[in-house]
Molecule: FMN riboswitch aptamer (RFN element)
Organism: Leucobacter chironomi DSM 19883
RNA sequence: GGCGUGUUCCGGGGUCGGUGAGAAUCCGAACCGGCGGUGACAGUCCGCGAACCUCGCAUCCGCGAGGCCGAACCGGUGGAAUUCCGGUACCGACGGUGAUGGCACGGCGGUUCGCCGCCGGUCUAGUCCGGAUGAGAGGAACGCUGA
Numbered sequence: 001g002g003c004g005u006g007u008u009c010c011g012g013g014g015u016c017g018g019u020g021a022g023a024a025u026c027c028g029a030a031c032c033g034g035c036g037g038u039g040a041c042a043g044u045c046c047g048c049g050a051a052c053c054u055c056g057c058a059u060c061c062g063c064g065a066g067g068c069c070g071a072a073c074c075g076g077u078g079g080a081a082u083u084c085c086g087g088u089a090c091c092g093a094c095g096g097u098g099a100u101g102g103c104a105c106g107g108c109g110g111u112u113c114g115c116c117g118c119c120g121g122u123c124u125a126g127u128c129c130g131g132a133u134g135a136g137a138g139g140a141a142c143g144c145u146g147a
Base pairs, nucleotide, nucleotide: 004144005143006142007141008140009139010138015029016028017027018026030127031126032092033091034048035047036046037045043090044089052067053066054065055064056063057062072088073087074086075085076084094130095129096128101123102122103121105120106119107118108117109116110115
């Protein structure tokens, strides 16, 4: 130094303003980026985890298998970069909360027949609340056995 094995620890970030009776959800602007890999540094390349769905097992806590699994281009430098620099974009589980913004929705009323108003229904959060003081891809340190 390598292989094997054990213990411990670590292991996800981000908000202001406007309108309003009411919004960290609308509108405007801002901000954020898990893990391993990849000829040189990656939210958008390759793969993984988490979440979600289905099935099976389990008294319960849960466990196993399968599925699903978002989004980037252009220019420059270079031996090498969809990873750096410049520019312009894009994406973000499930449940909850929520119109003042919407709607191929329903009812009623009005209409210059374009549509409008009221009531109801319904939709909408990467940044708020919750599962989660959880789980986890993995990372680090220390120890041990043998060769």